Model confidence (mean pLDDT): 82 of 100. This is a predicted structure of a 73-nucleotide RNA (transfer RNA) from Parcubacteria group bacterium CG1_02_40_25.
[in-house]
RNA sequence: GUCCCUGUAGCUCAGUGGAUAGAGUGCUUCCCUGCGAAGGAAGAGACCGGAGGUUCAAAUCCUCCCAGGGACA
Numbered sequence: 001g002u003c004c005c006u007g008u009a010g011c012u013c014a015g016u017g018g019a020u021a022g023a024g025u026g027c028u029u030c031c032c033u034g035c036g037a038a039g040g041a042a043g044a045g046a047c048c049g050g051a052g053g054u055u056c057a058a059a060u061c062c063u064c065c066c067a068g069g070g071a072c073a
Base pairs, nucleotide, nucleotide: 001072002071003070004069005068006067007066010025011024012023013022018056027043028042029041030040031039049065050064051063052062053061
């Protein structure tokens, strides 16, 4: 330098055009317990890496940029 993959909650991931963007784990509160752990209940937390474009509608499609990883040179 060229090409490919990835970027969504604190962490690990799902979601591949239309629902208030979900799950596990972690966190907070409560119950349970002599106290913890385990277990049970409730809750908070991401406008989806950034900017444009297409569309009635974009996390999702297109372009550019940024970050991480890989292949080739």
Description:
The sequence was found in a public genome assembly. Its Rfam family is "tRNA". The family's RNA type in Rfam is transfer RNA.